[in-house]
Record summary: This is a predicted structure of a 315-nucleotide RNA (Archaeal signal recognition particle RNA) from a Thermoplasmata archaeon.
RNA sequence: AUGUAGAAUAGACCGGGGAGCUAGGCGUUCCCUGUAACCAGAAAUCGCCGAUAUGCUGGGGUCGAAGCCAAGAGGCGAUGUAACGGUCAUCUAUUGAUCCAUCUGCUGACGAUGAGACCCUGUCCUUUGGGAUUAGAGGUGAUGGUCACAUAUGAUCGGAGGAUCAUAUGUGCAUCUUUGCUGUGGGAACCGGGUUAGGCACGGAAGUGAGCAGCCUUACCACAGACUACUAAUGCUCAAAGGGUAAACGGGGUUGAGGAUACAGAUGGGUAGUCAAUAGUAUGAUACGUGCAUCCACUCAAGGCGUUUCUGCAU
Numbered sequence: 001a002u003g004u005a006g007a008a009u010a011g012a013c014c015g016g017g018g019a020g021c022u023a024g025g026c027g028u029u030c031c032c033u034g035u036a037a038c039c040a041g042a043a044a045u046c047g048c049c050g051a052u053a054u055g056c057u058g059g060g061g062u063c064g065a066a067g068c069c070a071a072g073a074g075g076c077g078a079u080g081u082a083a084c085g086g087u088c089a090u091c092u093a094u095u096g097a098u099c100c101a102u103c104u105g106c107u108g109a110c111g112a113u114g115a116g117a118c119c120c121u122g123u124c125c126u127u128u129g130g131g132a133u134u135a136g137a138g139g140u141g142a143u144g145g146u147c148a149c150a151u152a153u154g155a156u157c158g159g160a161g162g163a164u165c166a167u168a169u170g171u172g173c174a175u176c177u178u179u180g181c182u183g184u185g186g187g188a189a190c191c192g193g194g195u196u197a198g199g200c201a202c203g204g205a206a207g208u209g210a211g212c213a214g215c216c217u218u219a220c221c222a223c224a225g226a227c228u229a230c231u232a233a234u235g236c237u238c239a240a241a242g243g244g245u246a247a248a249c250g251g252g253g254u255u256g257a258g259g260a261u262a263c264a265g266a267u268g269g270g271u272a273g274u275c276a277a278u279a280g281u282a283u284g285a286u287a288c289g290u291g292c293a294u295c296c297a298c299u300c301a302a303g304g305c306g307u308u309u310c311u312g313c314a315u
Base pairs, nucleotide, nucleotide: 001315002314003313004312005311006310007309008308011063012062013061014060015033016032017031018030019029024049025048026047027046038059039058040057041056067305068304069303072300073299074298077295078294079293080292081291083290084289085288086286087285088284089283090282091280092279093278094277095276096275097274098273099269100268101267102266103265104264105263110258116255117254118253119252120251121250122249123248124243125242126241127240128239129238130237131236132234133233134232135231136230137228138227141176142175143174144173147172148171149170150169151168152167153166154165155164156163157162181225182224183223184222185221186220192217193216194215195214200209201208202207
């Protein structure tokens, strides 16, 4: 000096990672993944820290120069991605079914108390006429008399009020006619009518006259009803003429034995929607598999750091 055995000391190990939290590190929480391999205590308005941050406090076990760091490779798992595959939805396309027609097969409601087919006709349209209905619009005209009344004019008489007569017009009345009537209500301050208390006028008186209010009534107005010479329309109806009649239905006629429908198949057509199948390097979703990206327990591992002290033995 090297090796080896024993002893000692410094020391090492008794797990690591991700998410979350935090300005940041670690812990308590959750998750993943290891070892032959620790215990107790406190800790989310929290505990210990500060880039030398990868826990704190107290105890224990193993090993002991033991070991530590670590490029790189593999890699459980996590997160992400959505390239490929898978799955799902939507969309598009194709095919089929559903739909229509014809034909074939089968079925056979019904059918000589008449199947099917054919013909005529009505239901439809136009025009004309009648009715009905609805709506509008409307309120007639004429004649008559020694009749009554009113108004106007004229004549005669009377002392006044007034009396008598004539003519004309109007209203009433009667008769006839008309759809031109009925009912209810209102209604002329005076300037329509009748009646006219009181009052007024004339008069000796008798009486006569004008006449307000009131009452009655008329013109007129409103509403309702009835009516129709007249006007118009029509979810009505009758008649006539003409047109139309694909389908359906009603009526009539001719002919005389078939035949509606369902099912199956074939051919052709249609295909808006629905259903089924298939396809799409159409669109979207998902994250099951593969791939890819990042982190990473764990395994292998180049290399690096460290390899102290004492004693025995061997060379």
The prediction has a mean pLDDT of 77. NCBI's taxonomy places the organism under Archaea, Methanobacteriati, Thermoplasmatota, Thermoplasmata. Its Rfam family is "Archaeal signal recognition particle RNA". The literature on the family includes a 2000 paper in Science by Batey et al., "Crystal structure of the ribonucleoprotein core of the signal recognition particle". Its family is annotated with signal recognition particle, plasma membrane targeting and SRP-dependent cotranslational protein targeting to membrane, signal sequence recognition in the Gene Ontology. By type it is a non-coding RNA gene. The sequence was found by an Rfam model in a public genome assembly.